Molecule: small-subunit ribosomal RNA
Organism: uncultured bacterium
RNA sequence: AGAGUUUGAUCCUGGCUCAGAAUGAACGCUGGCGGCGUGCCUUACACAUGCAAGUCGUGCGCGAAAGCGGCCUUCGGGCCGCAAGUAGAGCGGCGAACGGGUGAGUAACACGUGGGUAACCUGCCUUGGAGUGGGGAAUAACUUGGGGAAACCCGAGCUAAUGCCGCAUACACUCGCUUGACCUCCGGGUCUGGCGAGGAAGGGUGGCCUCUUCUCGAAAGCUGCCGCUCCAAGAGGGACCCGCGUCCGAUUAGCUAGUUGGUGGGGUAACGGCUCACCAAGGCGACGAUCGGUAGCCGGCCUGAGAGGGCGAUCGGCCACACUGGAACUGAGACACGGUCCAGACUCCUACGGGAGGCAGCAGUGAGGGAUAUUGCGCAAUGGGCGAAAGCCUGACGCAGCAACGCCGCGUGAAGGAUGAAUGCCUUCGGGUUGUAAACUUCUGUCAGGCGGGACGAACGAGCGGUGGUGAACAGUCACCGUCUCUUGACGGUACCGCCAGAGGAAGCCCCGGCUAACUCCGUGCCAGCAGCCGCGGUAAUACGGAGGGGGCAAGCGUUAUUCGGAAUUAUUGGGCGUAAAGGGCGUGUAGGCGGCUUGAUAAGCCAAAGGUGAAAUCCCUCAGCUCAACUGAGGAACUGCCUUUGGAACUGUCUCGCUAGGGGCCAGGAGAGGGUAGCGGAAUUCCCAGUGUAGCGGUGAAAUGCGUAGAUAUUGGGAGGAACACCAGUGGCGAAGGCGGCUACCUGGACUGGUACUGACGCUGAGGCGCGAAAGCGUGGGGAGCAAACAGGAUUAGAUACCCUGGUAGUCCACGCUGUAAACGAUGGGCACUCGGUGCUGCGGGUAUCGACCCCUGCAGUGCCUUAGCUAACGCGUUAAGUGCCCCGCCUGGGGAGUACGGUCGCAAGGCUGAAACUCAAAGGAAUUGACGGGGGCCCGCACAAGCGGUGGAGCAUGUGGUUUAAUUCGAUGCAACGCGCAGAACCUUACCUGGGUUUAAACUGUAACGGACCGUUCCAGAGAUGGCUCUUUCCCUUCGGGGACUGUUACAGAGGUGCUGCAUGGCUGUCGUCAGCUCGUGUCGUGAGAUGUUGGGUUAAGUCCCGCAACGAGCGCAACCCUUGUCCUAUGUUGCCAGCACGUAAUGGUGGGGACUUGUAGGAGACUGCCGGGGUCAACUCGGAGGAAGGUGGGGACGACGUCAAGUCAUCAUGCCCCUUAUGCCCAGGGCUGCAAACAUGCUACAAUGGCCGGUACAAAGGGCUGCUAUGCCGCGAGGCUGAGCGAAUCCCAUAAAGCCGGUCUCAGUUCGGAUUGGAGUCUGCAACUCGACUCCAUGAAGUCGGAGUCGCUAGUAAUCCCGGAUCAGCAAUGCCGGGGUGAAUACGUUCCCGGGCCUUGUACACACCGCCCGUCACACCACGAAAGUCGGCAACACCCGAAGUCAGUGGCCUAACCCCUCGGGGAAGGAACUGCCGAAGGUGGGGUUGGUGAUUGGGGUGAAGUCGUAACAAGGUAACCGUA
Repeated sequence: AGAGUUUGAUCCUGGCUCAGAAUGAACGCUGGCGGCGUGCCUUACACAUGCAAGUCGUGCGCGAAAGCGGCCUUCGGGCCGCAAGUAGAGCGGCGAACGGGUGAGUAACACGUGGGUAACCUGCCUUGGAGUGGGGAAUAACUUGGGGAAACCCGAGCUAAUGCCGCAUACACUCGCUUGACCUCCGGGUCUGGCGAGGAAGGGUGGCCUCUUCUCGAAAGCUGCCGCUCCAAGAGGGACCCGCGUCCGAUUAGCUAGUUGGUGGGGUAACGGCUCACCAAGGCGACGAUCGGUAGCCGGCCUGAGAGGGCGAUCGGCCACACUGGAACUGAGACACGGUCCAGACUCCUACGGGAGGCAGCAGUGAGGGAUAUUGCGCAAUGGGCGAAAGCCUGACGCAGCAACGCCGCGUGAAGGAUGAAUGCCUUCGGGUUGUAAACUUCUGUCAGGCGGGACGAACGAGCGGUGGUGAACAGUCACCGUCUCUUGACGGUACCGCCAGAGGAAGCCCCGGCUAACUCCGUGCCAGCAGCCGCGGUAAUACGGAGGGGGCAAGCGUUAUUCGGAAUUAUUGGGCGUAAAGGGCGUGUAGGCGGCUUGAUAAGCCAAAGGUGAAAUCCCUCAGCUCAACUGAGGAACUGCCUUUGGAACUGUCUCGCUAGGGGCCAGGAGAGGGUAGCGGAAUUCCCAGUGUAGCGGUGAAAUGCGUAGAUAUUGGGAGGAACACCAGUGGCGAAGGCGGCUACCUGGACUGGUACUGACGCUGAGGCGCGAAAGCGUGGGGAGCAAACAGGAUUAGAUACCCUGGUAGUCCACGCUGUAAACGAUGGGCACUCGGUGCUGCGGGUAUCGACCCCUGCAGUGCCUUAGCUAACGCGUUAAGUGCCCCGCCUGGGGAGUACGGUCGCAAGGCUGAAACUCAAAGGAAUUGACGGGGGCCCGCACAAGCGGUGGAGCAUGUGGUUUAAUUCGAUGCAACGCGCAGAACCUUACCUGGGUUUAAACUGUAACGGACCGUUCCAGAGAUGGCUCUUUCCCUUCGGGGACUGUUACAGAGGUGCUGCAUGGCUGUCGUCAGCUCGUGUCGUGAGAUGUUGGGUUAAGUCCCGCAACGAGCGCAACCCUUGUCCUAUGUUGCCAGCACGUAAUGGUGGGGACUUGUAGGAGACUGCCGGGGUCAACUCGGAGGAAGGUGGGGACGACGUCAAGUCAUCAUGCCCCUUAUGCCCAGGGCUGCAAACAUGCUACAAUGGCCGGUACAAAGGGCUGCUAUGCCGCGAGGCUGAGCGAAUCCCAUAAAGCCGGUCUCAGUUCGGAUUGGAGUCUGCAACUCGACUCCAUGAAGUCGGAGUCGCUAGUAAUCCCGGAUCAGCAAUGCCGGGGUGAAUACGUUCCCGGGCCUUGUACACACCGCCCGUCACACCACGAAAGUCGGCAACACCCGAAGUCAGUGGCCUAACCCCUCGGGGAAGGAACUGCCGAAGGUGGGGUUGGUGAUUGGGGUGAAGUCGUAACAAGGUAACCGUA
């Protein structure tokens, strides 16, 4: 620090996801040791049991028992002493308000921080001053009586105090009056005097005899100590007030009656509406009041570079609470966790009458929960309470226990060790890996284990001694010192140390497709499963499960949850808004924000310095202590903050003197569809009247509905009425926007230009507010020509509730009033300033020049186009910014759900504004790129169409296919590009299929081992055969004689074999687009990039062929050429070929001699190149015409097929991975099948006839084949053929007569002398064998068919058409097929509009599996969340009224009462109380509302779901351009 994921690829936007760190965690697997920490986050749920706050006898009065001892005894026991002034309770003092727990409540002066109190309190402690005199009356305990189950209570009687009450005294105390000084925030305060009034106290204990009195010794004496009272001060603690900070919601906008203030009374420690009476009507709020939700706050903790964000466990500070609610009492302090009273809920006891209780203290229990520990030890240390002290108490605390919950440390061994052992796994079978890993050798000894030793933490304290103070004192006491003596450890016999033994007891978890480090095999087969995101799995899964191996971390490892980070994805640091989400429809203007030049002042902001504070802990640095570390200690730094003081004055603010550059005003002009009102005008449509006139008009792609003989349309004249204003008219003008268009008048707004002696910052923006605001729509009243939702009819269509046509109502128009939205768009808020240019237009000027108009130069304002820099993701913007800056406003934060729901508000309604969530997806998007596609465009080509010729589709037959049948009808090929295809030959064989019979190392191959033998060949028998049995024959080669080798048989083991599967695992081969002209690369250049350029453009070509131009220059694969063949000539050669001339010969024939002339064969060459001429063309490429030539513009034909596409075809040609079979899916055999046949398709053959059929005669080829062959000749047969057998391995012989043609004859338009299917009979040939199932021959039979519907195929010249010939395969043949050969030999092409296919350029795109694409909505089904809903059930807070506990306060107080006063001693007074009354008052009740939640028949839309239904809306001109608003 980034990465993955939208696309075919790219850049951007944007969300989702991951890698990091962290946790009071939990869960899964695993688990050796130690140290230090941490441990109910959930039910502030309920709690059994024990403990958690007591202490003081030096405040006081009482005062046991057990037991022991003694005495007595009626033997039951009694008394005395010790125990013991002990235990114990009580009175009293102090403490219990601390410590400990929890976070429910609380959005608040609760907390944090900084101030204030001149408005306050303060026990214990410290300091200072003063005092501590003298009296009184009670009451617990106790005794006794009584009630009660108990808790407990009541009566009577006795008693003490440091308990209670008077009196005295008293200051610097309080109050009233008052003198002076000082301070002051002007309210008052502080200090100093005076007068008057008021107000205190408690003793306990130690020592001593100097003084006084008794006089042993003691005391009222002296002296200490601890107390007590008053005053002042301090320290620490508390209370109150204030500034600032402190969560979310505006779908909470208004709240408030003690409310805000005043006066007075009361109350409090104290200010205060704190409370009350009266008066006033205020107070708070957009800088967010009120209401609702959530929450203890902070130091800090986690994260982060930081700014921030999240959290508020443990430790520390503050607050709040103590079963729930209320209340006060006591007290220095509480409205009190382990106190009281009341109410409520709950639990427990009960004798039913009443009582008791409060773990959010420590343990522990139940419940809840994913989840959180021992009913431990000790007061040894630290701290606290009480005490004079010893000491007691202390679940605070110190320790231990449980838990890998976290952090830190250690170990599970170290070194050597290669035949790289074995095993496992993989394998290309060679090996690799596990792996120095192990074994083995040599060592070490941490931890754990055993044995032994053994701490620090302990200082206090007490005694003793010494010094000093006090004192009369050598008592006593206090302080300090000495460390001489004594005593104190829960942890714990723990840490630590020593010794012993021995590698012995100690490794797991996750991951291995990418992100992300780590790969193979097997299993599985869209199953089982995985998954954080992208995504894996449908038979070769590095993604599932297992294994081997590897990677990571390690006593842990993973998962889950949560937080921050990455996320600049809420952007202060640090984002955006033309098209990605996002500029308000436009103006005006309030608050607010921001604001020109200049003088002086001020000092709020700002800057500097100093002071105070910012607790400690934490973080950071340094040092130190535990062996290290974690942990801990010390010091420093820091705590970015707040306050105070002093100083500064540039900038901002405020006040102020001025200014004119911003703004405004005044004068003079011209421009304009700016707005409003009224009037006027012509053209056109329609309607009415009249004339002329006659059969149609109208409308469409074509029609029809409609109108018209009752006279339309057309045309002429006249009239009515409404709406809109042609030409001018223009990226022209005006307006803020919406918008504004005939002419005239009136009223009126704004802008611009020029001038100016005025004003003097008056400005910009603008949340709310207010106004304007197209169309549609609404209300009322008019108006209504044309147009035209709805509606009707006609067409179209599968349908057509549409598009088209004929009609037609609201509406469109006017007035007034609503509505308030639009793709209200420049998809671009307003203002100001700055930043190269060019060129138009509009308005107003200036200059020069001219007689004048132009032209030219120039200023301002507006409006367009192009472009520089710059910006931008790109497109693009570019002085009219989307550039560079400043100011203000609005808005955005993934897609869908949704601009929906609910709420509020506006509206007559329609609806507008505001505006979510659940749920769901991993994308949704922008711009550009390359393709592909378009019922887009342009150019061009092709037997593509057209022009022609001949077919096919109809018939019969042949062949192939689908289908069907079958035991099997083997398999493959399936649009073009399968279907006379694989098959260039299915009767057996082939053959892969079926039935049946057999066989199992096998029919064939390789190797090893053992045994035997030559092998081969052969007879007979059984059998359908395979096969089995039997018989006969035979005895290999080399040799060192040991043996070896080849061949062969049997057995065993490796292993064979498979036309079994997968062509979607493959190689090879092939088809197709397409013989179409294309497909690419290097370098350069352009672009962020995908990519582009080159290859586009202008010409030209069959061609990316060539030329020219050009940021391209070159190159490659294709094209062409090179190759073969054919066409002309030349040369060489001459047999088996040829024969002109010569010669011989024959009935005839190159038959013979001979010849090379010709033909021809072979071989080599020539020739054609737009070379020449002319026209056109750019002086080009090229094209047109011509000459010559056998051939002319690639002469004809062939071979040759670019990058690629179709997961095209083939595992059955062959090869091959994987899988499958192995007495079978292998192998052998017989028979059958591949030939089965209702109907269908494809390719052909033969025909339908006279351009013909038949008969007779007659002419001319090329190319092939031939020894298991072709076969002449002769004879036989009607014929197929048979017999015979010459020649020829072939330029020699044979197949072999070519046929159409030509000549002659016949048939005469007919189902025929056409046509030949089918069938019967008889034969021939091949073959082991023609039944299923061959071909051919002869005789007989003589079907359909009379030229073929829609449609469709081939062909552009030696082509089509037509006619024969040959060959491969092959015993034969189902061949009419296929591959070749020659013979005869046409017609037509105007042309490129259309169909099909293709090429190039361009355009649109929501397609990229690429239009056979994508995609929308209803309906049906399933699931999910949400809304509405008659209702119904809860929660919360408030209001009104009723009732009203405890309790404070107030009143009364007839009843009661010890202290003080009076008294006649009876009593009275003062003071107090019970009780009652009143105000307030918790819970409760009633009521109507509010708000929030649950549920609800039914209902509404939404989302998701594999291939459902209906249509085709959108994306291309998407086939009616699309979209926005509205009905």